[in-house]
Context: one part of a larger RNA
Molecule: small-subunit ribosomal RNA, central domain
Organism: metagenome
RNA sequence: UUGGGUUUAAAGGGUGCGUAGGCGGAAUAGUAAGUCAGGGGUGAAAGUUUGCGGCUCAACCGUAAAAUUGCCUUUGAUACUGUUAUUCUUGAGUACAUUUGAGGUAGGCGGAAUGUAGUGUGUAGCGGUGAAAUGCUUAGAUAUACUACAGAACACCAAUUGCGAAGGCAGCUUACUAAACUGUAACUGACGCUGAUGCACGAAAGCGUGGGGAUCGAACAGGAUUAGAUACCCUGGUAGUCCACGCCGUAAACGACGAUUACUAGUUGUUUGCAAUAGAUCGUAAGCGACAAAGCGAAAGCAUUAAGUAAUCCACCUGGGGAGUACGUUGGCAACAAUGAAACUC
Repeated sequence: UUGGGUUUAAAGGGUGCGUAGGCGGAAUAGUAAGUCAGGGGUGAAAGUUUGCGGCUCAACCGUAAAAUUGCCUUUGAUACUGUUAUUCUUGAGUACAUUUGAGGUAGGCGGAAUGUAGUGUGUAGCGGUGAAAUGCUUAGAUAUACUACAGAACACCAAUUGCGAAGGCAGCUUACUAAACUGUAACUGACGCUGAUGCACGAAAGCGUGGGGAUCGAACAGGAUUAGAUACCCUGGUAGUCCACGCCGUAAACGACGAUUACUAGUUGUUUGCAAUAGAUCGUAAGCGACAAAGCGAAAGCAUUAAGUAAUCCACCUGGGGAGUACGUUGGCAACAAUGAAACUC
């Protein structure tokens, strides 16, 4: 390299949009670039292969043929691909009508809890643990009642529920905004699929500037435990956790399963629509689940939401360690991220 693979053995990019490229629905007509057939030219010699011959054989040599899978030109074929023209509606999109949801952004509001402060009642403990101690408390704590303030998160509803490309999204409400399904079959008429480079988004932690700071809480301090205890447990507690703006760009970013399309028994639950009937269930579409047939699989298992049968495009893998390291380059304020070896060793 070919072949073979990528749920769990090495291997699906974190996710989307999209450029180039690759691939692409139905019909008719033209063209003849690809494709196929015939003819011509060329494809040096030596070498190679085959036949025959010459040195006594062989190596070696001579001679004839083949091969040289290619390129150029010409005459045809027209199914397929390409291309040109015309047309079509089933792919795709638009329109109209309804529906759905924790989809997004910004603002406003709410109650419970927690903490703190003030006032009152009240008196000796509280707190914490396996047991304790550190800690708090007669300067009146804990408990209890009222009032005020602050920040953060939204119990029940709540569900193999729903929405979103992924990350993710949950109190109520307003504004703006994105999407999907269903129905009609009115319009466009292949406008499609995938997508290297690129661009955008991207949990948590972390970073910069300015706010905020109730809770929790890396670091840190103390108390325990222990042979020790730089831990697990306890009392405190800084950064952080929250907001605005700007970076970072990584995760077991997981369904460890790329996207799209078609096909391949069924049963059952559920969400949201549509349609029918009139005695009460059944049909249909799009999701979300549980089983299970064929088939697949090393097995576990997957099984119309495929890991089955096929097609197109992209990404990735090629023994373990060395190593996601070194060097170089790019990005970043930094932390680091991306790209990414070899020697050596088993």